[in-house]
RNA sequence: CGUGCUAGGCGGGGAGCUAGCGGUGCCCUGAACCCGCAAUCCGCUACAGCGGGGCCGAAGUCCCUCCCGCGGUCCGGCACGUCGGCUCCUGUCACUCGGUGGAGGCGUUGACGGUUGGGUCCUGUGCGACGGCACCACGUGAACCGCGUCAGAUCCGGAAGGAAGCAGCGCUAAGCGACCGGCGUCGGGCGCCGCAGGGCGACCUGACCCGAGCUGAAGCCGAAGGGCGUGGCCGGCGGUCCGCGAUCAACGGAGGGUGCACG
Repeated sequence: CGUGCUAGGCGGGGAGCUAGCGGUGCCCUGAACCCGCAAUCCGCUACAGCGGGGCCGAAGUCCCUCCCGCGGUCCGGCACGUCGGCUCCUGUCACUCGGUGGAGGCGUUGACGGUUGGGUCCUGUGCGACGGCACCACGUGAACCGCGUCAGAUCCGGAAGGAAGCAGCGCUAAGCGACCGGCGUCGGGCGCCGCAGGGCGACCUGACCCGAGCUGAAGCCGAAGGGCGUGGCCGGCGGUCCGCGAUCAACGGAGGGUGCACG
């Protein structure tokens, strides 16, 4: 130097997932064999995708170190958006209370205040009304077993006379009916009713005393609590921007390393 092989290679990385590794899916890099599997996943276990096929092969391609650094992740910051909470500060709204303020109204035909009485309130009771029940009064009410009178008929008697007694008539009991007339009793979401007692805080009102005030809209100030909004504060999330921040790091560049057999 040539030929044939072997180790190895035929993309890598970030986040995520995972006990961990790799892959499918996402993103970056940029150009790099094919087929099958795979997110409620797939395949493995530190030699950490598996199975099948193909190609390159000791260097432009494999391995290691350094530099550069796309990009990702994390951390911090500034302002922004969004969501939730709080009410120390701020604004506003309505209500309450206190002060101030006094428009207007009432008042010598008497304000405020005082004394006294009444009502509204409660308890008891009377009266009235209403309703229930019972009694009396009214009407009706017994084929025989209620009363009276008892025609006829029956019975006793020589007669005079007498007895029992149906129908009829009259009356009545139980019962029934009608009425609400009388009396009694009971009841209560009845009463501009009476009497007695209580209460007198509040309201209304009569009488008397006194003799000039009473009430009060708007506005203003303050206090407590409440609602709402903005600002403020706190927290969560999102993306943009920034950082000689941390970390991983593709592509690229530099240096070094790595076999066997035969001729």
Molecule: Bacterial large signal recognition particle RNA
Organism: soil metagenome